[in-house]
Context: one part of a larger RNA
Molecule: small-subunit ribosomal RNA, 5' domain
Organism: Planctomycetota bacterium
RNA sequence: GAGCGAACGUUGGCGGCGUGGAUUAGGCAUGCAAGUCGAGCGCGAAAACCUUCGGGUGAGUAGAGCGGCGAACGGGUGAGUAACACGUAACCAACCUACCCUUGAGAUCGGGAUAACCACUGGAAACGGUGGCUAAGACCGAAUGGUCCCGGAGGAAGGCAUCUUCCAUCGGGUAAACGGCUUCGGCUGCUCGGGGAGGGGGUUGCGGCCUAUCAGCUUGUUGGUGGGGUAACGGCCUACCAAGGCGAUGACGGGUAGCGGGUCUGAGAGGAUGAUCCGUCACACUGGGACUGAGACACUGCCCAGACUCCUACGGGAGGCUGCAGUCGAGAAUCUUCCGCAAUGGGCGAAAGCCUGACGGAGCGACGCCGCGUGCAGGAUGAAGGCCUUCGGGUUGUAAACUGCUGUCACGCUAUAGGAAACGCCUUCGGGCCUGACCAAAGCGAGAGGAAGCACCGGCUAACUCCGUGCCAGCAGCCGCGGUAAGACGGAGGGUGCGAACGUUGCUC
Numbered sequence: 001g002a003g004c005g006a007a008c009g010u011u012g013g014c015g016g017c018g019u020g021g022a023u024u025a026g027g028c029a030u031g032c033a034a035g036u037c038g039a040g041c042g043c044g045a046a047a048a049c050c051u052u053c054g055g056g057u058g059a060g061u062a063g064a065g066c067g068g069c070g071a072a073c074g075g076g077u078g079a080g081u082a083a084c085a086c087g088u089a090a091c092c093a094a095c096c097u098a099c100c101c102u103u104g105a106g107a108u109c110g111g112g113a114u115a116a117c118c119a120c121u122g123g124a125a126a127c128g129g130u131g132g133c134u135a136a137g138a139c140c141g142a143a144u145g146g147u148c149c150c151g152g153a154g155g156a157a158g159g160c161a162u163c164u165u166c167c168a169u170c171g172g173g174u175a176a177a178c179g180g181c182u183u184c185g186g187c188u189g190c191u192c193g194g195g196g197a198g199g200g201g202g203u204u205g206c207g208g209c210c211u212a213u214c215a216g217c218u219u220g221u222u223g224g225u226g227g228g229g230u231a232a233c234g235g236c237c238u239a240c241c242a243a244g245g246c247g248a249u250g251a252c253g254g255g256u257a258g259c260g261g262g263u264c265u266g267a268g269a270g271g272a273u274g275a276u277c278c279g280u281c282a283c284a285c286u287g288g289g290a291c292u293g294a295g296a297c298a299c300u301g302c303c304c305a306g307a308c309u310c311c312u313a314c315g316g317g318a319g320g321c322u323g324c325a326g327u328c329g330a331g332a333a334u335c336u337u338c339c340g341c342a343a344u345g346g347g348c349g350a351a352a353g354c355c356u357g358a359c360g361g362a363g364c365g366a367c368g369c370c371g372c373g374u375g376c377a378g379g380a381u382g383a384a385g386g387c388c389u390u391c392g393g394g395u396u397g398u399a400a401a402c403u404g405c406u407g408u409c410a411c412g413c414u415a416u417a418g419g420a421a422a423c424g425c426c427u428u429c430g431g432g433c434c435u436g437a438c439c440a441a442a443g444c445g446a447g448a449g450g451a452a453g454c455a456c457c458g459g460c461u462a463a464c465u466c467c468g469u470g471c472c473a474g475c476a477g478c479c480g481c482g483g484u485a486a487g488a489c490g491g492a493g494g495g496u497g498c499g500a501a502c503g504u505u506g507c508u509c
Base pairs, nucleotide, nucleotide: 001509002508003507004506006505007504008503009502010501013372014371015370016369017368018367019365020364026328027327028326030325031324032323035069036068037067040066041065043063048057049056050055076283077282078281086207087206088205089204090203091202092201095200096199097198100196101195102194103193104192105191106190108142109141110140111139117132118131119130120129121128122127148173149172150171151170152169154167155166156165157164158163179188180187181186209255210254211253216246217245218244221243222242223241224240225239226238227237228236258280259279260278261277262273263272264271265270285306286305287304288303289302308319309318310317311316336362338361339360340359344358345356346355347354348353375405376404377403378402385396386395387394388393409450411445412444413443418439419438424433425432426431453498454497455496456495457494458479459478460477464493465492466491467490468489474481475480
């Protein structure tokens, strides 16, 4: 000098765009943050109104249940991790992939349940138990089937060792919902297979911290065989066999740390750093475990153990903000318990639509960057006052007063453009209609009115005098000032620098 997610002090007019829990991965009241589908299925109210008192409408609505898809995304945090976690380059002849696109073939015959509901019943509650009834695209059995899978033998081509691909053949095995809607044109869904896209899993080379006051480490350890397991290779697991494997090119141990794109600085090389945004990994009260599923070992799912908090009828139960707000605590320190699904995107749905603290916005904070304003022109007898003075004067200073103008911002009034064209609806096929949380241009009015401070002035370093003080009180980044004329302390006048900021502290280059 530059920079910062800054903090502190003094001061503070407006706007735009950003940005804001860096410490206790400490504890959390409250609300919201993941639902949706009646075009999969069976049930099915009430209030209210009408009534001929039978009932009807409400209404096959609300609602819960079975079932499907989603809930593994999106959002948060950086604890752990020195590791194929990340980055980069490659490989899988060792793999998976719901929804989507494309393509081939198919969907035959049957069956038994169960929730809801009803009855009885346990419990304070949470939550159940027994019996009975019922549906499906829920579940099950059988059939059929292939270029799909497994096994046997044959041929051809290719490669990368195990092998891969293709052709024909024999044996064995595995499917389904003609279900839903329909304007009867069709649309959509189901099953098995091939391909694709996107996503994921695994392996490897290389790269990126400190410490030798850590020098030896290792028994599933290193390799093999058989078996198991996985979507898949593999000591991933297991039995047996062998005795290996790693290490001064730093093993093992200890400390620290998420990693990258980037960011800051610097002429560069480099150094430092990893907030916001993007990619990726890990975690979800702490530790462990599996279930479901295409996908999890699953933030707002389940089970066990633990700590903590809460409820309890003492038998037993409930909970997990490192989601958005908010609260307490700790701290130098970090915001609203706001509005909206109008836009973009996501889930479900044929759609209308519903949900969405993702997101779009508004609010708070000079926290940062940028922009604008606090007026402009004229105005000397150089007014008054202040300060200095050699008492002549000098300076503040065109500064003010005064005169003439202008109208940014803020203020008031009126008010709409644009952010919004899709879906959908209508259509004469040209097109028209519907949809804005929030921001808000343009226009008019009034009037200099509402808007300047902070630090410094001994040298470095730009800016000097007076008074007070008297090694005191104090200053200080370094050198150093202060003991009676202090340009260095405190005040004043004046000046210098920056300016809605200016200084100080901390940290990096």